Background: Model confidence (mean pLDDT): 83 of 100. A computed fold for a 1388-nucleotide RNA from a metagenome, annotated as small-subunit ribosomal RNA. Rfam family: Bacterial small subunit ribosomal RNA. Gene Ontology terms of the family: structural constituent of ribosome and ribosome.

[in-house]
RNA sequence: CUUGCUUUUCUUGAGACCGGCAAACGGGUGCGUAACACGUACGCAACCUACCCUAAAGUGGGGGAUAGCCUUUCGAAAGGAAGAUUAAUACCGCAUAAUAUCAUAAGAUCGCAUGAUCUAUUGAUUAAAGCUUCAGCGCUUUAGGAUGGGCGUGCGUCUGAUUAGAUAGUUGGUGAGGUAACGGCUCACCAAGUCAACGAUCAGUAGCUGAUGUGAGAGCAUGAUCAGCCACACGGGCACUGAGACACGGGCCCGACUCCUACGGGAGGCAGCAGUGAGGAAUAUUGGUCAAUGGAGGAAACUCUGAACCAGCCAUGCCGCGUGGAGGAUGAAGGUCCUUUGGAUUGUAAACUUCUUUUAUUAGGGAAGAAACCCAAGAUUUCUAUCUUGGUUGACGGUACCUAACGAAUAAGCACCGGCUAACUCCGUGCCAGCAGCCGCGGUAAUACGGAGGGUGCAAGCGUUAUCCGGAUUUACUGGGCUUAAAGGGUGCGUAGGUGGGUUGGUAAGUCAGCGGUGAAAUCCCCGAGCUUAACUCGGGAACUGCCAUUGAUACUACCAGUCUUGAAUACUGCGGAGGUUAGCGGAAUAAAUCAUUAGCGGUGAAAUGCUUAGAUAUGAUUUAGAACACCGAUUGCGAAGGCAGCUAACUACACAGUUAUUGACACUAAGGCACGAAAGCGUGGGGAGCGAACAGGAUUAGAUACCCUGGUAGUCCACGCCCUAAACGAUGAAUACUCGACAUUUGCGAUAUACAGUAAGUGUCCAAGCGAAAGCAUUAAGUAUUCCACCUGGGAAGUACGUUCGCAAGAAUGAAACUCAAAGGAAUUGGCGGGGGUCCGCACAAGCGGUGGAGCAUGUGGUUUAAUUCGAUGAUACGCGAGGAACCUUACCUAGGCUAGAAUGCUAGUGGAAAUCCCUGUGAAAGCAGGGACCUUCUUCGGAACUGCUAGCAAGGUGCUGCAUGGUUGUCGUCAGCUCGUGCCGUGAGGUGUUGGGUUAAGUCCCGCAACGAGCGCAACCCCUAUCAUUAGUUGCCAUCAGGUAAUGCUGGGAACUCUAAUGAAACUGCCGUCGUAAGGCGAGAGGAAGGAGGGGAUGAUGUCAAGUCAGCAUGGCCUUUAUGCCUAGGGCUACACACGUGCUACAAUGGAUGGUACAAUGGGCAGCAACACAGCGAUGUGAAGCGAAUCUCAAAAAACCAUUCUCAGUUCGGAUCGCAGUCUGCAACUCGACUGCGUGAAGCUGGAAUCGCUAGUAAUCGUAUAUCAGCAAUGAUACGGUGAAUACGUUCCCGGACCUUGCACACACCGCCCGUCAAGCCAUUGAAGUCGGGUGUACCUAAAGUCGGUAACCGAAAGGAGCUGCCUAGGGUAAAAUCGAUAACU
Repeated sequence: CUUGCUUUUCUUGAGACCGGCAAACGGGUGCGUAACACGUACGCAACCUACCCUAAAGUGGGGGAUAGCCUUUCGAAAGGAAGAUUAAUACCGCAUAAUAUCAUAAGAUCGCAUGAUCUAUUGAUUAAAGCUUCAGCGCUUUAGGAUGGGCGUGCGUCUGAUUAGAUAGUUGGUGAGGUAACGGCUCACCAAGUCAACGAUCAGUAGCUGAUGUGAGAGCAUGAUCAGCCACACGGGCACUGAGACACGGGCCCGACUCCUACGGGAGGCAGCAGUGAGGAAUAUUGGUCAAUGGAGGAAACUCUGAACCAGCCAUGCCGCGUGGAGGAUGAAGGUCCUUUGGAUUGUAAACUUCUUUUAUUAGGGAAGAAACCCAAGAUUUCUAUCUUGGUUGACGGUACCUAACGAAUAAGCACCGGCUAACUCCGUGCCAGCAGCCGCGGUAAUACGGAGGGUGCAAGCGUUAUCCGGAUUUACUGGGCUUAAAGGGUGCGUAGGUGGGUUGGUAAGUCAGCGGUGAAAUCCCCGAGCUUAACUCGGGAACUGCCAUUGAUACUACCAGUCUUGAAUACUGCGGAGGUUAGCGGAAUAAAUCAUUAGCGGUGAAAUGCUUAGAUAUGAUUUAGAACACCGAUUGCGAAGGCAGCUAACUACACAGUUAUUGACACUAAGGCACGAAAGCGUGGGGAGCGAACAGGAUUAGAUACCCUGGUAGUCCACGCCCUAAACGAUGAAUACUCGACAUUUGCGAUAUACAGUAAGUGUCCAAGCGAAAGCAUUAAGUAUUCCACCUGGGAAGUACGUUCGCAAGAAUGAAACUCAAAGGAAUUGGCGGGGGUCCGCACAAGCGGUGGAGCAUGUGGUUUAAUUCGAUGAUACGCGAGGAACCUUACCUAGGCUAGAAUGCUAGUGGAAAUCCCUGUGAAAGCAGGGACCUUCUUCGGAACUGCUAGCAAGGUGCUGCAUGGUUGUCGUCAGCUCGUGCCGUGAGGUGUUGGGUUAAGUCCCGCAACGAGCGCAACCCCUAUCAUUAGUUGCCAUCAGGUAAUGCUGGGAACUCUAAUGAAACUGCCGUCGUAAGGCGAGAGGAAGGAGGGGAUGAUGUCAAGUCAGCAUGGCCUUUAUGCCUAGGGCUACACACGUGCUACAAUGGAUGGUACAAUGGGCAGCAACACAGCGAUGUGAAGCGAAUCUCAAAAAACCAUUCUCAGUUCGGAUCGCAGUCUGCAACUCGACUGCGUGAAGCUGGAAUCGCUAGUAAUCGUAUAUCAGCAAUGAUACGGUGAAUACGUUCCCGGACCUUGCACACACCGCCCGUCAAGCCAUUGAAGUCGGGUGUACCUAAAGUCGGUAACCGAAAGGAGCUGCCUAGGGUAAAAUCGAUAACU
């Protein structure tokens, strides 16, 4: 001032470059790995170790390069190339040097060995780097230490045998090479080894550990965080550098992928921290700081450090705190519920009064973590160094913490409430919607679904889901089983293995004890300490149950050496047997052949096929054949099992007994292995009588590929060879020892002897202890113990598929899974059931009588129809049933017209005094609607009361639904003889016993017996009617005697005898006799008696069953309805009519019809009634009318019966339907839709298919009578009454129902049960399958990068050496044939 150019020197900073150290730590991940990877304990006499520490020695003197820089140049880039020039603690010689290395030879000591250590001799080889402030920091060699590694070994370390053999550098040796070091680590040669059932090899899966979760423990599961080790760094291979790597953020090569490119070529590796994408149910910030701790470099300052410390996100976990405390009853309002007008609950909860302030908010203050390094000063000190004082340093962070203010102020959810499992009601829904861990809930009263109120639990969380352990003794070492629940190999011999008698001595492997080392830290446990507490952290202790070493002990096991005889075996003497093999012989039967005789045989439930006059069957004779062995024969015997049966012989095996003798543990069991192994079947060759799969025919049957019959092949038999399975069973492995008894039987022994008793080995039955879930077992155990083997772990799929082995085949052995179910199973109990058994009963059958089913009609039901044909009842146990009486009413149904606190009843309030009633008018089908008129209340204590219209309010009403919400009542099993209880006893229990048994009864009636003893409800009896008699009573009933009277009559007097009436009694009890029987009781043409064994009949119906019937008799919960699903009214319907069924009536005729005549009942009814009698009418009935509220009068005539006449077998003098006409009666009203009468008409029907019903004595059958309901009547129905009055029952085999005992059961909704297989369509899982596609692994061959090692004359270099070339090996690539695993596929 317009702040500016160049050069040099110094200082400071930055960058590249050279050099040193680090980069092999720290951080991440779990791919691979089943291995010395890991854990643990040892070893290296076979090793290395930068930086650090200690000690000794040294650090002399030279040389040539090369980055950088500069120039040029190639390439798009990444990157190079050439020239010139330069430094070092970079690089290379020279000197010196040892307790280093190598060679050499000797001695001593030690070691399990190779060997090691020490001492001493000689020779050879090998080193260095400087910087400096002069304090020091470095450098080289050696020895030792420390630290970190390397290597070796014992033990431990997942699943599969449907992986059984693997291995050629494989195993070992000699020599060499290589390495830090040993070693087949590599190579040459030699030998043929090595591993494996104590699981090699192969396949699958997996990082290992300290620990974590759980569990009483033993275990089981896991291996996040933290810590130790290993492995890996895009996939694979390789080496270089270095103390250390075969190296996460180094290199080379191959491969895959991504990116850049000028297409020539290059670049890259988040399993570091953040972050992105993708995937996924799901997992965080591209934060701060090196303040602390730690690491690397540096002398240090300091630098680096996504290690680390902090902060952020996430209720992910653990811990702590709060959301307030006290008082407060009108127990508020609201909600909810209920027995509904009052309670209960929410609930002291709230409001209200008062108190507190953690937390939140605001304001103020405010840390510890920091002590060092370093700087300054001082002190001590010989060097080196040490100490004191002061100063500096905080990401978190103005955070933790403290104080004040304020005011209950700022703060509660989630799951559940049927049981398990703490907690309950209402509403909605209606097997729907939904719930559900298991059981299960929901189909109209859901504590289970959804909502609400209330409650319970936990709580800043609560539920769900997933996984692991537990419960689970449900893999059982602790700590299970195997007769029947799953499970004993078909049997024996025997190898390995496991186990093993008495006694002596030794050793000390197992075992036990002491001691030492180790068992990292953390974790767990205990005691303390620090954050206000706790979680958390820190300190100390204990523990880490293990491994190794050492010293002892020696009972037991083991090993070694002896010895013994009782286990075992042998010898000897006997004895036994359907033991085995081979050969021979025998009789009966059967079949066939021949002969004789003649007509059917044979077969079956019954038949037929079949055989037969060409001579069958049957009988006799002769001959032939094959197979099997009657009687003896048995609960017998033998054998390892399978199995073995006429007699004889030979060979052979075995058990048992006896007595001595011999050996001296020689034994037991038995994985693999070997052998045997019924029947059927297979192969080869024989044989073949009978029998007889397959097959054929005949039957049976809906069919009958069966059962039955006639035939009949393989086979059955023999020889040889296979097969190898059975309910091969005692559903019970072998061996040894021990543990009460009784009886039977086989064979021995001793003995004269099968008397009896003893003993041994078998074979059986019963039983004690004990065992067992029970049934049962029980010296032949399923008892008590020991040893060894086999086998089991829910049912099905499945003893299947695939694979493998065996087999000629059939097939056998081994042997899964997907998928599916919540059970499958055992033993026992109670019922029920059985075309199981025993006993018994019933009009159950049988023996009889009469019906139904056929006809017409009546009536009920179904169906159909209809506006409606109201509803209910539906096998027995609905169908002449509710209904014991539908023309209107009834009536609930339909159509139409009306009413709305309503048709009825009660209460309250108000109002009126009238109301009710009666009359009239309009409209109308009526109800109703609209209007007019008559009448103008009674009692009174004068307050009012009664009655009543209207208005308002409260209770309406409903034959609407649910009988499967109910009460009551009824039917049925069934008037069957059963059903239970208390106490005791038995059984783990369900349960049993009693109640069963032997008798008897109508009977669980009674008797006897009995671990039962008693009792209750039922049975029977007590009650009623009836049969006999007596007594009492005697009207309205009765009339023997007496009297009177009538045409006649108990009509009258009278009587009280009889009948009868109706009250009380008697009478019948197997009491008597005989007989049988212990008794109960039975029997008798017993007696007597009116009646005889319950005289006849009725009422009476146990516990229960059928969710039986009834909400329409009544009552009633809930639901539904309220101008209608209620109420009134008229008309219609319930009475319809192709049809089907039930119950009846009348018939089909002569045991009858018709006409006439003559007898004999009982029960009932009657005043809005029964009605005599008279008259009229053919009659129904009408008119008049006595009597009777009825033992008085009346309905009322009983009918069948009997007598006489007629009809004479016909669709009739049978039968009466149907139809026509005319009437009577009831009733407002007989059209739909009444009954009756008269005349006429005169249908079907001539005794009823299959089938089926009632009845055992005054019954069936038959005959009439009365009544209820009711105006009348569809009544032939129902309920009663009397008259006449039979037949038959041998008997319990069968049908039906029932009772008791017993037996089987896979049933329990209980046989109308349960349950099996095929099939349509769709879907799921799996096997096979012509094939197709893919994965991993190994083998052989070809090729071969990078790279180490080896070789090398040509090129470079003075040389050392290098380049280049080349050999071996190899990742990778390719080819080939197999094996293996998976996916997929028509079809099956």